[in-house]
RNA sequence: GCCGAAGUGGUGGAACUGGCAGACGCGCCGGAUUCAAAAUCCGGUGGUAGCAAUACCGUGCGGGUUCGAGUCCCGCCUUCGGCA
Numbered sequence: 001g002c003c004g005a006a007g008u009g010g011u012g013g014a015a016c017u018g019g020c021a022g023a024c025g026c027g028c029c030g031g032a033u034u035c036a037a038a039a040u041c042c043g044g045u046g047g048u049a050g051c052a053a054u055a056c057c058g059u060g061c062g063g064g065u066u067c068g069a070g071u072c073c074c075g076c077c078u079u080c081g082g083c084a
Base pairs, nucleotide, nucleotide: 001083002082003081004080005079006078007077010026011025012024019067027045028044029043030042031041032040046057047056048055049054060076061075062074063073064072
């Protein structure tokens, strides 16, 4: 240099191939249990603003298509694999 794969909350990893993003697990927070803990069980858990209701933002980065994009198209970045 060329070809291919991947990039989603704190973390692993889903999203049925365009229709409510974050299921499920781990972690974390609160509670139950315990003399206390571990284990187990129950509830909660993306960010910002707000007393709240709620609003806005969020799938590596920047554009495009579409009523609608994590998903399709273009460029770039990073990681992994292959070829030279």